[in-house]
């Protein structure tokens, strides 16, 4: 230098052909329950999807520029 793939919650991944509210499991916190503590159940918080820009009624989804990380090839 050149090609590929990945970046959603504290993590660990999921989102279909761009469509009307961005989820899920474990983590946290709170409740029932317990003599207590765990486990079970019930329930709450937590994001503006790496970052700008573009296309579009409408963008996590698609383009382009860029930052990171992982592999490949010279």
């Nucleotide at each position: 230098g050149c090609c590929g793939c990945c970046u959603u919650a504290g993590c660990u991944c999921a989102g279909u052909u761009g469509g009307u509210u961005a989820g899920a499991g474990c983590g946290a916190c709170g409740g029932u329950u317990u003599u207590g503590u765990a486990a079970a159940c019930c329930g709450u918080a937590g994001g503006u999807c790496c970052g700008g820009a573009g296309u579009u009624c409408g963008a996590a989804u698609c383009u382009c520029c860029g930052a990171g990380g992982c592999g490949g090839c010279u």
This is a predicted structure of a 74-nucleotide RNA (transfer RNA) from candidate division WWE3 bacterium CG22_combo_CG10-13_8_21_14_all_39_12. Lineage of the source: Bacteria > Bacteria candidate phyla > candidate division WWE3. The sequence was found in a public genome assembly. Its mean pLDDT, the model's own confidence on a scale to 100, is 80.